[in-house]
RNA sequence: GGAUUAUAAAGAAGAGGGGAGAGAUUAGGCUCUGCGAACCUCUAGCAACCUUUGCAAAAAGCAGCAAAAAGGUGCUAAUACCUACCCGGAAAGUCCGGAAUUAUAAACC
Numbered sequence: 001g002g003a004u005u006a007u008a009a010a011g012a013a014g015a016g017g018g019g020a021g022a023g024a025u026u027a028g029g030c031u032c033u034g035c036g037a038a039c040c041u042c043u044a045g046c047a048a049c050c051u052u053u054g055c056a057a058a059a060a061g062c063a064g065c066a067a068a069a070a071g072g073u074g075c076u077a078a079u080a081c082c083u084a085c086c087c088g089g090a091a092a093g094u095c096c097g098g099a100a101u102u103a104u105a106a107a108c109c
Stems, first nucleotide, its partner, number of pairs: 001109002004106005013043005021032003026084004044076003049072002051068005080101001086098005
């Protein structure tokens, strides 16, 4: 990098360095930011995908329920900040749902 599956309305920040941008990409909107952005380091935390334990099951289907947090990741403003394209539903320019895209995890190539 590619394909598959699952999840994305919850949750969790301080310090030091840094010095102007940031919120994935493009556009519009909106927001955060010299009361210090991105990024790096340390510490702390959240969550529970992998993991561990118990129950249940073990013929079969994408198996299930509960607890834990030592380890591997991830994450710690706003729904993935909102909208865009397509489809469906409702009386609706609005709303709801879906797809696509993106991110993360798992196990593969």
SAM riboswitch aptamer (S box leader) from a Bacteroidales bacterium, 109 nucleotides, folded computationally. Of the family's consensus pairs, 85% are formed in the model. It was read from a public genome assembly, where an Rfam model found it. Its Rfam family is "SAM riboswitch aptamer (S box leader)". Rfam links the family to the GO term regulation of gene expression. The coordinates come from a structure-prediction model, not an experiment, and the mean pLDDT is 79.